A computed fold for a 377-nucleotide RNA from a Dehalococcoidia bacterium, annotated as Bacterial RNase P class A. Taxonomically the source falls in Dehalococcoidia (Bacteria, Bacillati, Chloroflexota). Its Rfam family is "Bacterial RNase P class A". By type it is a ribozyme. The family is grouped with related families in Rfam's "RNaseP clan". Rfam's curators write: Ribonuclease P (RNase P) is a ubiquitous endoribonuclease, found in archaea, bacteria and eukarya as well as chloroplasts and mitochondria.
[in-house]
RNA sequence: CAAGGAGACCGGGCGGCCGCUGCCCCGGGUUUAUCCGGGGGAGAGGAAAGUCCGAGCUCCACCGGGCAGGGUGCUGGGUAACGCCCAGGCGGGGCAACCCGACAGCUAGUGCCACAGAAACACUCCGCCCCGGUGAGCGAAGGCGAAUCGGGGUAAGGUUGAAAUCGUGAGGUAAGAGCUCACGGCCCCGGCGGUGACGUCGGGGCGGGUAAACCUCACCUGGAGCAAGGCCAAAUAGGGGGACACAAGGUGCCCGGCCUGUCCCUGGGUUGGCCGCUUGAGCCCGGUGGCAACGCCGGGCCUAGAGAGAUGGUCGCCGUCCCGAUGAGCGAGAGCGAAUCGGGAUACAGAACUCGGCUUACAGGUCUCCUUGACCC
Numbered sequence: 001c002a003a004g005g006a007g008a009c010c011g012g013g014c015g016g017c018c019g020c021u022g023c024c025c026c027g028g029g030u031u032u033a034u035c036c037g038g039g040g041g042a043g044a045g046g047a048a049a050g051u052c053c054g055a056g057c058u059c060c061a062c063c064g065g066g067c068a069g070g071g072u073g074c075u076g077g078g079u080a081a082c083g084c085c086c087a088g089g090c091g092g093g094g095c096a097a098c099c100c101g102a103c104a105g106c107u108a109g110u111g112c113c114a115c116a117g118a119a120a121c122a123c124u125c126c127g128c129c130c131c132g133g134u135g136a137g138c139g140a141a142g143g144c145g146a147a148u149c150g151g152g153g154u155a156a157g158g159u160u161g162a163a164a165u166c167g168u169g170a171g172g173u174a175a176g177a178g179c180u181c182a183c184g185g186c187c188c189c190g191g192c193g194g195u196g197a198c199g200u201c202g203g204g205g206c207g208g209g210u211a212a213a214c215c216u217c218a219c220c221u222g223g224a225g226c227a228a229g230g231c232c233a234a235a236u237a238g239g240g241g242g243a244c245a246c247a248a249g250g251u252g253c254c255c256g257g258c259c260u261g262u263c264c265c266u267g268g269g270u271u272g273g274c275c276g277c278u279u280g281a282g283c284c285c286g287g288u289g290g291c292a293a294c295g296c297c298g299g300g301c302c303u304a305g306a307g308a309g310a311u312g313g314u315c316g317c318c319g320u321c322c323c324g325a326u327g328a329g330c331g332a333g334a335g336c337g338a339a340u341c342g343g344g345a346u347a348c349a350g351a352a353c354u355c356g357g358c359u360u361a362c363a364g365g366u367c368u369c370c371u372u373g374a375c376c377c
Base pairs, nucleotide, nucleotide: 001373002372003371004370005369006368007367008366009365010364012318013317014316015315016314017313018312020043021042023040024039025038026037027036028035029034045348049359050358052357053356054355055354056353057225058224059223060222069221070220071219072218073217074088075087076086077085078084089103090101091100092099093098104216105215109214110213111210112209113208125158126157127154128153129152130151131150132149133148134147137144138143166184167183168182169181170180171179185206186205187204188203189202190201191200192199193198229275230274231273232272233271239266240265241264242263243262244261248260249259250258251257282301283300284299285298286297287296288295289294319346320345321344322343323342324341325340326339329336330335
């Protein structure tokens, strides 16, 4: 220098004018509520997003245990918890740095394996081999024997397929076959090492695949969500209870009852207001334990809280990047290139109860460490 890998971070700045949402202070309108004016200070993100996972908090439900349902799925640790994170094991990819993996069990049982193919399950289509019958033909004869029929053996070869009975090689056999052997693969048992996943050694045994198929095993698991939920006030209409009037009206008339009236009390709904609401598994710095995730100790800080939903608009200057023109200077040259001018771009995206994660989106840029290759000293 080129190509790449891992991690961390920034993601516009300044000023003028006009605005918006909370908080605090001062003054005024009658005390409060509230209104008006002035001042001060605060006001989006790395993902505020998707709402996928785990919690806090709130209400409802709940004697205990089990089943069903749902979820997770290598091991050890971290954490309030997790499907997250760290470290390790195994498998896969990459020359490497490094990256990716739902990564338990098909030797419990069941199911499925498209098309093709004889067969995806216990299988013979072709082929190979053996036995028996018939037997063209040959031979002096014993006999040999094409072809064909029947029975049997065979998974080595062909054919199909993603996959064909563990793979390759040798022995063996009538032909063959884990039938035997060597190496490799898988399963089981034991020894040793490791907390463990697992590794390694020895022995025994081998009919496919598939569990994000049913299932088995282990562990976890009540439901709904801030429109959760709680509190307060007033007016109107209506409900319930009481008191008054018992006068009038209605119930066709009379009596009783009931309804209509006024006042008081009362629970609930609607509307409005307040709380929940932002001090929290908080952030920053230092020390310390740990490989790390993270824990512990000390100090410092307060950092949006709306409720149709604020955090904005506009102008100027500058920054950053890209393109074009000119081009000081450097160089033998190709070329590199300060400075100036013009044009363009400046992303993804907007809190709504709060945290911890994951995933996804993102113009442009910065830093650190590492790998491979080339060149120079």
The prediction has a mean pLDDT of 75. It is recorded under the gene name rnpB.